RNA sequence: AGAGUUUGAUCCUGGCUCAGAACUAACGCUGGCGGCGUGCCUAACACAUGCAAGUCGAACGAGAAAAUCCUGGCUUGCCGGGAUGAGUAAAGUGGCGAACGGGUGAGUACUACGUGGGUAACCUGCCUUUUAGUUAGGGAUAACACUACGAAAGUGGUGCUAAUACCCAAUAAGCUUACGGUUCGUCUAAGAACUGUAAGAAAAGGUGGCCUCUGUUUCAUGCUAUCGCUAAAAGAUGGGCCCGCGCACCAUUAGCUUGUUGGCAGGGUAACGGCCUACCAAGGCUACGAUGGUUAGCUGGCCUGAGAGGGUGGUCAGCCACACUGGAACUGAGACACGGUCCAGACUCCUACGGGAGGCAGCAGUGAGGAAUAUUGCGCAAUGGGGGAAACCCUGACGCAGCAACGCCGUGUGAGUGAUGAAGGUCUUCGGAUCGUAAAGCUCUGUCAGAUGGGAAGAAUAGAAGCAGGGAAAAUAUUUCUGUUUCAUGACGGUACCAUCAGAGGAAGCACCGGCUAACUCCGUGCCAGCAGCCGCGGUAAUACGGAGGGUGCAAGCGUUGUUCGGAAUUACUGGGCGUAAAGGGCAUGUAGGCGGGUUUAUGGGUCAGAUGUGAAAUCCCUCAGCUCAACUGAGGAAGUGCAUCUGAAACUAUGAAUCUUGAGUGCGAGGUGGGAAAGUGGAAUUCCCAGUGUAGAGGUGAAAUUCAUAGAUAUUGGGAAGAAUACCGGUGGCGAAGGCGGCUUUCUGGCUCGAUACUGACGCUGAGAUGCGAAAGCGUGGGGAGCAAACAGGAUUAGAUACCCUGGUAGUCCACGCAGUAAACGAUGUGCACUAGGUGUUGGAGGUAAUUAAACUUUCAGUGCCAAAGCUAACGCAUUAAGUGCACCGCCUGGGGAUUACGGUCGCAAGGCUAAAACUCAAAGGAAUUGACGGGGGCCCGCACAAGCGGUGGAGUAUGUGGUUUAAUUCGACGCAACGCGAAAAACCUUACCUGGGUUUGACAUCCCGGUCGUAUUUUCUGGAAACAGAGAAGUCAGUUCGGCUGGACCGGUGACAGGUGCUGCAUGGCUGUCGACAGCUCGUGUCGUGAGAUGUUGGGUUAAGUCCCGCAACGAGCGCAACCCCUACCAUUAGUUGCCAUCAUUCAGUUGGGAACUCUAAUGGAACCGCCUCGGUUAACGUGGAGGAAGGUGGGGAUGACGUCAAGUCCUCAUGGCCCUUAUGCCCAGGGCUACACACGUACUACAAUGGUCGAUACAAAGGGUCGCAAGCUUGUGAGAGUUAGCAAAUCCCAAAAGGUCGGUCACAGUUCGGAUUGGAGUCUGCAACUCGACUCCAUGAAGUCGGAAUCGCUAGUAAUCGCGAAUCAGCAUGUCGCGGUGAAUACGUUCUCGGGCCUUGUACACACCGCCCGUCACACCACGAAAGUCAGUGAUACUAGAAAUCAUUGCGUCAAUUCCGUUUACGGAAAGGCAGAUGACAACGGUAUAAUUGGCAAUUGGGGUGAAGUCGUAACAAGGUAACC
Repeated sequence: AGAGUUUGAUCCUGGCUCAGAACUAACGCUGGCGGCGUGCCUAACACAUGCAAGUCGAACGAGAAAAUCCUGGCUUGCCGGGAUGAGUAAAGUGGCGAACGGGUGAGUACUACGUGGGUAACCUGCCUUUUAGUUAGGGAUAACACUACGAAAGUGGUGCUAAUACCCAAUAAGCUUACGGUUCGUCUAAGAACUGUAAGAAAAGGUGGCCUCUGUUUCAUGCUAUCGCUAAAAGAUGGGCCCGCGCACCAUUAGCUUGUUGGCAGGGUAACGGCCUACCAAGGCUACGAUGGUUAGCUGGCCUGAGAGGGUGGUCAGCCACACUGGAACUGAGACACGGUCCAGACUCCUACGGGAGGCAGCAGUGAGGAAUAUUGCGCAAUGGGGGAAACCCUGACGCAGCAACGCCGUGUGAGUGAUGAAGGUCUUCGGAUCGUAAAGCUCUGUCAGAUGGGAAGAAUAGAAGCAGGGAAAAUAUUUCUGUUUCAUGACGGUACCAUCAGAGGAAGCACCGGCUAACUCCGUGCCAGCAGCCGCGGUAAUACGGAGGGUGCAAGCGUUGUUCGGAAUUACUGGGCGUAAAGGGCAUGUAGGCGGGUUUAUGGGUCAGAUGUGAAAUCCCUCAGCUCAACUGAGGAAGUGCAUCUGAAACUAUGAAUCUUGAGUGCGAGGUGGGAAAGUGGAAUUCCCAGUGUAGAGGUGAAAUUCAUAGAUAUUGGGAAGAAUACCGGUGGCGAAGGCGGCUUUCUGGCUCGAUACUGACGCUGAGAUGCGAAAGCGUGGGGAGCAAACAGGAUUAGAUACCCUGGUAGUCCACGCAGUAAACGAUGUGCACUAGGUGUUGGAGGUAAUUAAACUUUCAGUGCCAAAGCUAACGCAUUAAGUGCACCGCCUGGGGAUUACGGUCGCAAGGCUAAAACUCAAAGGAAUUGACGGGGGCCCGCACAAGCGGUGGAGUAUGUGGUUUAAUUCGACGCAACGCGAAAAACCUUACCUGGGUUUGACAUCCCGGUCGUAUUUUCUGGAAACAGAGAAGUCAGUUCGGCUGGACCGGUGACAGGUGCUGCAUGGCUGUCGACAGCUCGUGUCGUGAGAUGUUGGGUUAAGUCCCGCAACGAGCGCAACCCCUACCAUUAGUUGCCAUCAUUCAGUUGGGAACUCUAAUGGAACCGCCUCGGUUAACGUGGAGGAAGGUGGGGAUGACGUCAAGUCCUCAUGGCCCUUAUGCCCAGGGCUACACACGUACUACAAUGGUCGAUACAAAGGGUCGCAAGCUUGUGAGAGUUAGCAAAUCCCAAAAGGUCGGUCACAGUUCGGAUUGGAGUCUGCAACUCGACUCCAUGAAGUCGGAAUCGCUAGUAAUCGCGAAUCAGCAUGUCGCGGUGAAUACGUUCUCGGGCCUUGUACACACCGCCCGUCACACCACGAAAGUCAGUGAUACUAGAAAUCAUUGCGUCAAUUCCGUUUACGGAAAGGCAGAUGACAACGGUAUAAUUGGCAAUUGGGGUGAAGUCGUAACAAGGUAACC
């Protein structure tokens, strides 16, 4: 620091996902040791049991028992007494503590918290310092005793008693209150110190010692020390209250508030205050977010991040809140109190049913919940706390230990050497490679764990005793302080640590290996099983599933899941955007707000600088230090960007004052304008009405019909009526903020521009809310209604046609007044200002030049267009009218769908508008541009593509192939063109792959090994058999030699490696082939352009059969194709002249022979044609038109030759080949059968349907081939196929071989025929081992369909079509097929509109598997989430009323009461006052009750749309002009 993922590829936008770090974690697999930490995130759910707050006898009264000892009585084991136990235990009064410590985070969005201030508005026990005191009395009460009630808890009565318990009084330095004074202080208000007068309020003693003082017998009532107590001042500490700032989300929460806001008076509090009460006023808060709702303890910090930020608040620390739930107070310095009280409620427990008891969110522990979180441990040794004078006691705070890899840190599981690279595993191209120096082996070491032995630090105080010194005091007593010595104290723990012993021994796993992302092979599986964070793997060769080997990463851990930050500049302050990707409000006016021109001056809010205080500790960072290191810990420092205060600066900003004119505005003159409103008015057209002329159609369409018309339409003439719209001018021309505005005239009215200059003096810009305007359609009321025209009707079209087309036609369109408030309301571009090259139009104005006007040229201002530079942009594009460069303000966006939706609110008469989510779902959706492909887009061009012609196919019969069917098998492949007379250039056996049956298993064939034979191999006979095969016999004397049955070779038998497979996969492949296509294309290098895919070149203008050539051009060149080079053919020449030829000469039946070398021909080499010549056209070109010459003329004709590629085209059955499969069979051999079947359908052919013919006779002319396992003349023979015999020929010599159509002559006369020949019967021939299934041919006989073929469709442009025959390959035999050959030999092409195919350019595209594409909606099915819904259940707060526990306050208090006072009385006592307490009343008020709406959530018959789901239904809406352009 980035990466993957949208596409065929590209750039961008944009989401999703990953790599990192972290965690109070959990789960899976695994697990040696130690140190330090951490450990209920869920049910603030319920809790058994134990412990967690007591202590003081030096505050007080009272005060046991067991046991031991002594002793008395005696009924010899009982009853007494005393001492010790012991002033002990337990209980009580009293004091202090229990408000700390410990837990939890429910509540609380602020009475909290953080930070900084204030308190002149306050309190503070214990502690410290200082001052002054501590006088004199009194009456009770618990414990206890007796007694009563009760199951218990507990309670009552009577009686006794003490105090540092309680009460009265005295005193008052100082304190408090009231009224004064002086000084000081304050922005205002409030105060402080000192002082005067009056009033008021205190106390408690304990312990030790002593006799100096007082008293005295000891001694205490005295003295003294000390601890207490009282009052006051101060400090320290801790708290209360107040203020500024900061502190989550929702506006689908916009208004809230009546003690509410303030005042006055009073009450209350430690203290200010509506804190409370009465009265008065009507305020207070709120868009800078009140009120309401949801969520949440806050902070230091922690995690992450470069930072800014974001997330979080567990452990540790600070604060707050809470203690079963709700309420309340009491005590106290402090509580409205976790282990206190009272009341109410829920729950649990006890009960004798009458009543009682309880509160683990203390430490352990239990149940429950949950994915999940520990021991009912030890100790007060240390630290800290409470009490105490102290010893000491208490302390689940704390210190330790236990459990858990939960985290961090450390450490080990050994080290060295060791190559036959062992065995074994895995892979293999079978050679080897790898695990791998890894192991074994050898030599060592000794951490950890184990055993044995030793063995800490943490301990310092306090205390006791001794000593030394100081203080108090009369004191050597006592006491206190300081120092010192000794004694005693360890839970952890016999732990850390150290030493010794033995011995490599006891100690490695987990995840991953397609890309991201480090790491690859084999096997299994076969869209199955499964994987997956994203993209995506898996359908028979899976580096992606499962296993294995190997590898990579981390390591006592490793992975997974969850969560947070990061990456994410993906909420953008740092640091984003809005023409088309999401995003500019439809437009304006304007409020708040934000921002704002020049100069001077003042202030110092912002700003800047310095200083001070604070920013707790811990944490982070730095340095040093302690545990062997580290984690961990200690010390010091730094930092803490903040807040507050003080001092200063004055540029900018702000505020106040003054001033200026350039921004803005006003006045004056002029101009143009479909700007707006109202009234009036004109002509053309349409329709209707009336009348005339006139006659049969009109109208409408692709074509029709509905419709109108003989009751007179359409057409035409005249007249009239009505409504709506305003041709031409008219123009990227004008005006307006936008919507929008168009005949003419008048009235009213708005804005704009230009010109010169005067005035005002920043008056400005923007603009959340708000207000107004706002096309069309729509709504309401009333008019109007010619034309047009939703709905509707009819006619067409169509498979359907609720559409497109046609005929009609109502709302509406028009007017007036209201409503509505939306549009693709678009420049898809907010408003304003400033700046930044030009060119060229146009509109309005003002100037200048010229002799005036017009025109022209030119300058300038304001608009409105086009082109274009810089710049910007993802690109397209924008470009002084910015999308450039800046400023100001507003609006808006944050993946697609769900959703321009639901719910709620609000507006509306309604329709509906505005505002506006979530669940769920996908990994994309999207923009621009690129290359293709496609279009019922366009342009240009070509092709037997159409057209023009000729002949066919489709109808018949037959042949042949295919499908289908059948079958034991009918082997297999090929399927639009580009399968179907195709593989097959030959299925009777063979072929043959198929079926049935018989046989065989190292095999029919190859290599290796072992044994045997060499009378072998081979040939052949017989038997069985269908044959294969099996058995028996006969003939048959291999080669070499070192002479050895030695070698080779052959055969037989055997073992196993292996052979074999026309078995599967052509979608694993090679090779070969088809097709587009004989189409003119397909590319590359360098350069240039573009961010890039790519473009350019290859496009353009011409031209060509051609990307053929020319010209032009940011291209210049090149390659594969085209063409040419090659072959055949057409002409000529040369050479050659046999087997071919024969003009001349001779000769013959005959080129037969002589001869000839001219001709033909043969076959070799050359020539010839190149737009070369002429004419015209063309750009002087390329080239084209015509002509001459020529055998041939514009690639002369034909062939071979097939670019880059496409179709997963065809072929595993030609061959080769990976993988898989079979191996006594899917191999091999054999016989027979099948491939030849036959209701049917299709393709390709042949033969025909006849007279351009059939038939009979005669007769002429080819080319190219083949031939010795052959072609065969001739002769004989047969009607014939053929047979017999046999010349010649390995062939320019001989043979096949007759060419046929043709020509000549005869016959047939239009018929199912003398056409046609199928089919069938009979008789034969030939080939062959064999013609039954199943060959060809011959003869005789038979004589079917068929009379030119529907829709549709094929071939062909010249020696072509058509027609005629000939040959060859295959082959024993078997072509109507195939491949060749020649003979005869046409017609037509105007032309490119249309069909098909193709090429180039261009255009559109939502296609890229590329239109056989993509894709929309309803319906049907399944699942999911959501909305509505009669209702129902539950929660929450509110309001009103009711009710009213405990407590507090007020009032009352006739009841009751020890202290003080007064009165009376005979002591006891009685009465009264003050005061207290029951009780009563009232106020306040919790849990409740009733009612009302509100709100939130759950469930719900039914219902609504939405989403998702390989192959459902119906259509085809969109993407191309998507077949009616699309869209709002």
Small-subunit ribosomal RNA from an uncultured bacterium, 1528 nucleotides, folded computationally. The RNAcentral record of the sequence draws on ENA and SILVA. It matches the Rfam family "Bacterial small subunit ribosomal RNA".